[in-house]
Context: one part of a larger RNA
RNA sequence: UGACGGGGGCCCGCACAAGCGGUGGAGUAUGUGGUUUAAUUCGAUGCAACGCGAAGAACCUUACCUGGCCUUGACAUGUCCGGAAUCCUGCAGAGAUGCGGGAGUGCCCUCGGGAAUCGGAACACAGGUGCUGCAUGGCUGUCGUCAGCUCGUGUCGUGAGAUGUUGGGUUAAGUCCCGCAACGAGCGCAACCCUUGCCCUUAGUUGCCAGCAUUAAGUUGGGCACUCUAAGGGGACUGCCGGUGACAAACCGGAGGAAGGUGGGGAUGACGUCAAGUCAUCAUGGCCCUUAUGGCCAGAGCUACACACGUACUACAAUGGUCGGUACAGAGGGUUGCCAAACCGCGAGGUGGAGCUAAUCCCAAAAAGCCGGUCGUAGUCCGGAUUGGAGUCUGCAACUCGACUCCAUGAAGUCGGAAUCGCUAGUAAUCGCCGAUCAGCAUUUGCGGCGGUGAAUACGUUCCCGGGCCUUGUACA
Numbered sequence: 001u002g003a004c005g006g007g008g009g010c011c012c013g014c015a016c017a018a019g020c021g022g023u024g025g026a027g028u029a030u031g032u033g034g035u036u037u038a039a040u041u042c043g044a045u046g047c048a049a050c051g052c053g054a055a056g057a058a059c060c061u062u063a064c065c066u067g068g069c070c071u072u073g074a075c076a077u078g079u080c081c082g083g084a085a086u087c088c089u090g091c092a093g094a095g096a097u098g099c100g101g102g103a104g105u106g107c108c109c110u111c112g113g114g115a116a117u118c119g120g121a122a123c124a125c126a127g128g129u130g131c132u133g134c135a136u137g138g139c140u141g142u143c144g145u146c147a148g149c150u151c152g153u154g155u156c157g158u159g160a161g162a163u164g165u166u167g168g169g170u171u172a173a174g175u176c177c178c179g180c181a182a183c184g185a186g187c188g189c190a191a192c193c194c195u196u197g198c199c200c201u202u203a204g205u206u207g208c209c210a211g212c213a214u215u216a217a218g219u220u221g222g223g224c225a226c227u228c229u230a231a232g233g234g235g236a237c238u239g240c241c242g243g244u245g246a247c248a249a250a251c252c253g254g255a256g257g258a259a260g261g262u263g264g265g266g267a268u269g270a271c272g273u274c275a276a277g278u279c280a281u282c283a284u285g286g287c288c289c290u291u292a293u294g295g296c297c298a299g300a301g302c303u304a305c306a307c308a309c310g311u312a313c314u315a316c317a318a319u320g321g322u323c324g325g326u327a328c329a330g331a332g333g334g335u336u337g338c339c340a341a342a343c344c345g346c347g348a349g350g351u352g353g354a355g356c357u358a359a360u361c362c363c364a365a366a367a368a369g370c371c372g373g374u375c376g377u378a379g380u381c382c383g384g385a386u387u388g389g390a391g392u393c394u395g396c397a398a399c400u401c402g403a404c405u406c407c408a409u410g411a412a413g414u415c416g417g418a419a420u421c422g423c424u425a426g427u428a429a430u431c432g433c434c435g436a437u438c439a440g441c442a443u444u445u446g447c448g449g450c451g452g453u454g455a456a457u458a459c460g461u462u463c464c465c466g467g468g469c470c471u472u473g474u475a476c477a
Stems, first nucleotide, its partner, number of pairs: 001477002003474003007471007015461002019423005026314008034305002042053002065299006073125001077124002079121005086103007107114002127289002130287003136283002138278003141274001143272001148187006154163003167178003193266004198234007207224003212221002237260001240254005316416001320375007332363003337356002342351003382413001387408007429453007
């Protein structure tokens, strides 16, 4: 100087408390451990691994296993030889591949050849998701959006170092003020950026409709006031008033205002810590393989199942289930695509073909809600697992191993031990909608977004956890 303390002081955070809803019990989905297996590819392992890499394993992916094959190789550059390329097709085979048949000759040219491409030969080499993340770059997690981490000069100290950065107030903040052997500065904080909330200007189609006409319908004429869209401005700064305070910073209350003291949300992550994670995104040193640890193919596996754990979904019902009627979003996606009307089918879906390169058309029905009927506390008209049968769709192909539909079946489960998680407001809870990936597959379920309905509680900081500053002890570095 740090680190640590079941030392002290001050302060903060859904850290506790006050509340609301869960997890832990059930079934299922999914990941992991374990076990099994020819293989169940690999990585991630307290917080910070475990719906994680994977924004989608039937083949492919695929790295694993079994079997069948190749050896300058699936891919790159160079040398030589031959044929343009390319297309159609037969046989054998699981295919890779092997053996054939046919069509076809292009572009430039100094007629030697050249470019592009295919086949062959030999060698330099290719190739490796093989090892080492404790050799590395890059990227990332974490403490933590915590308020810290440092430097120059000066001063003090023999020195390590200190001071500044401590102290008194204050703040979300090393934020600001005052003081002070310090005076300044940098990286962080804040602001500048995006979005949302109010107003104005400009613009008016594909958007909108106050008044006029018209219609089944903003449908059409008309209009651009309103909504909206999207570009530019304004607006909030403790600016104003009162009080407290040290005449300061600031705090408390108030006015005006759409908004008030960082208005809400996001992006943004200092010096560093964990030899944290990643050699399997990529790049890369070293080591290793080179008729194989490389490459091609078919099938299998990654989907196994006594069990254990994590994360979710659906429930156990009446604030509900079911039947009928009826209302209101936002944000997205669409030409290899989204697919309307109409018709067929109980349905998944099929036929069909209008429109749309989309403020125009389509996906598209929002759901909870509201109105009415029914059920009457029961393992039920709750719950939907499981299983049988019949089908639909995608795809070369749904046996291992897809999703969905219909009929039948109708399991556990009556609110969950110890323990444990999230959340402070348009939040929790609850309800649906969309998207990426994608042939198909997340229509109860993952992830990322979007809106609808919409709470309760916070006395307080003694305690638990994590963190910041000062101080103290130490046989630790």
Molecule: small-subunit ribosomal RNA, 3' major domain
Organism: uncultured Gammaproteobacteria bacterium